[in-house]
Description
Predicted 3D model of RNase P RNA and transfer RNA as a complex of 517 nucleotides. The coordinates come from a structure-prediction model, not an experiment, and the mean pLDDT is 77.
């Protein structure tokens, strides 16, 4: 110097005034709760008396009535004291993120009739390893890039089927258009024999025609069945050989592997495409905090039709379980009612931060120390000075890079927790620091 | 928070690896005395964005945007 690479840091910040949410303390106690003490026979209730179901008798249990001379134990309504869970009202502390965001993998954790098979379905995919667990991470091997590094759906097309427009002979058991090539038929020129001439024959030479052979050239395609040469044939061609490239077997050395490197034998040359069906390893029960639980309230647990099957555990099949099975209290469906409350989960964690040990690393252990939102229409803002940082005008200093002083700015990124983590994606303004690569100079 | 589904011409939809296409629209011309109907021709496309797989993608896979639908209290 490259708009080189790879990694970090930070996410403007002080103050003033209002103002929200959670917690802690303190005060207050008008309503609510609770707690203690009373009153009240209107309601329930307990008691007593009486009738009725009740029969031929008694009880027990149910119903109704009546107690004016019962009952204040319990509900219920009323009254005072107390308490401080709720409230109010003051002080204090504490208050988004790197992603809180897509919700795209993984776990935890709650719940289901336990969760067992088979099939289908999905999902990963080179190798070892870290983890709670992954599709993450980290370390290696291959490819790829001049390099730092970056990325990779990186198991099989040498199992099977499939599919490849259009061009093109030919597209997969290759294939003959032109091109070389053989033999064979036409026909022509030449030059040589024969021959009075017609004319016959032979060799050369180039033309033409279907045949056959050829896959070295040429043309078509995205893609045409290893490359170089040499020998070989009428031309050719792994067809023979030689080297070279890869591919499979076998062997031998590093290395846990993947894979690399070496040595043999095989002419084997096996074309793409599994982000095409498919084979092969492994893994994967559902369902999401509105899972779930506890209390309180309210209402017609009402009405019409269907109805012997309906639902859960997985789509399905086997197998399990609950309900329910013929006159309606299984479930369905439709009108119709009601509520839309308040706790718990719920934030203390695979947990941050610091040091120290093992490890090339992810990450583990051990000690130490900090506590860091938890709403439920959703809180974390508003305003207003000043500072910083960009950006612009201006002016001054300096060669220069800069630097100072004034002034503007509807300049300050992406973007707001909602069960909680571990990742991956994706979005992000202006900067700052390490690290390392490649060119060039000295 | 879960599940499902869709974005191709102005409009509505069709193409599921091989020239991107239908109806209606729109201009423009013919019929006609005019208009509408009718005929005839034109005329338009980021196939939602970007990246890959393949020879080649609207169509196969991947992120992302955007939109629609449903499912969760009591009896």
């Nucleotide at each position: 110097a490259g708009u080189g690479u790879g990694g970090g840091c930070g996410a403007u910040c002080u103050g003033g005034u209002c103002g929200c949410g959670c917690c802690a303390c303190g005060c207050g106690c008008a309503c609510g709760g609770c707690g203690c003490c009373g009153g009240c026979g209107c309601c329930c209730g307990c008691g007593g008396c009486g009738g009725g179901g009740c029969c031929u008798a008694a009880a027990c249990c149910c119903c109704c009535g009546c107690c004016c001379u019962g009952c204040a134990a319990g509900g219920g309504c009323u009254g005072g004291c107390g308490u401080a869970c709720a409230c109010g009202c003051g002080u204090g502390g504490c208050g988004a993120g790197g992603a809180a965001a897509g919700u795209c993998c993984g776990g935890g954790c709650a719940c289901c009739g336990u969760a067992g098979g088979g099939c289908a379905g999905g999902g990963u995919g080179c190798c070892a390893g870290c983890u709670a667990a992954c599709g993450g991470c980290u370390g290696g091997g291959c490819g790829u890039g001049u390099a730092a590094g970056g990325c990779g759906a990186c198991g099989g097309c040498a199992a099977g089927u499939g599919c490849a427009a259009c061009a093109g002979a030919g597209a997969g058991u290759a294939g003959a258009c032109c091109g070389c090539g053989a033999a064979c038929g036409c026909g022509u020129g030449u030059u040589c024999g024969c021959u009075u001439c017609c004319g016959c024959g032979a060799a050369c030479a180039g033309g033409u025609g279907g045949u056959c052979g050829u896959a070295a050239g040429g043309g078509u395609g995205a893609a045409a069945g290893g490359g170089u040469g040499c020998g070989g044939u009428a031309a050719g061609a792994g067809c023979g050989c030689a080297c070279c490239a890869g591919u499979g077997c076998c062997c031998c050395u590093g290395g846990u592997a993947a894979c690399a490197g070496g040595g043999g034998c095989a002419g084997c040359u096996a074309g793409g495409u599994a982000a095409a069906c498919c084979c092969c390893a492994c893994c994967c029960g559902g369902u999401g905090c509105a899972a779930g639980g506890u209390c309180c309230g309210a209402u017609a647990g009402g009405g019409a039709g269907a109805g012997a099957g309906a639902g859960c555990c997985u789509g399905c099949c086997c197998g399990g379980c609950u309900c329910g099975c013929c006159a309606a209290c299984a479930u369905c469906u439709c009108c119709g009612g009601g509520u839309u409350g308040a706790c718990c989960g719920c934030u203390u964690c695979a947990g941050g931060a610091g040091c120290g040990c093992g490890g090339c690393g992810a990450c583990g252990c051990g000690c130490u120390u900090c506590g860091c939102a938890g709403a439920c229409a959703g809180a974390u803002g508003a305003u207003c000075a000043g500072a910083c940082g960009c950006g612009u005008g201006g002016g001054g200093c300096g060669u220069a890079a800069g630097c100072c002083c004034c002034g503007c700015g509807c300049c300050g990124a992406c973007a707001g927790a909602a069960c909680c983590c571990g990742g991956c994606u994706u979005a992000u303004c202006a900067g700052c620091c390490c690290a390392c690569c490649u060119g060039c100079u000295c | 928070u879960c599940g499902g589904u869709g974005g191709u011409a102005g409009c509505u939809c069709a193409g599921u690896g091989g020239c991107a296409g239908a109806g209606c629209g729109a201009u423009c011309g013919g019929c006609u005395g005019u208009u509408a109907a009718c005929c005839g021709a034109u005329u338009g496309g980021u196939c939602g964005u970007a990246g890959g797989u393949u020879c080649g993608a609207a169509u196969c896979c991947u992120a992302c945007c955007c939109g629609c639908c449903g499912a969760g209290c009591c009896a």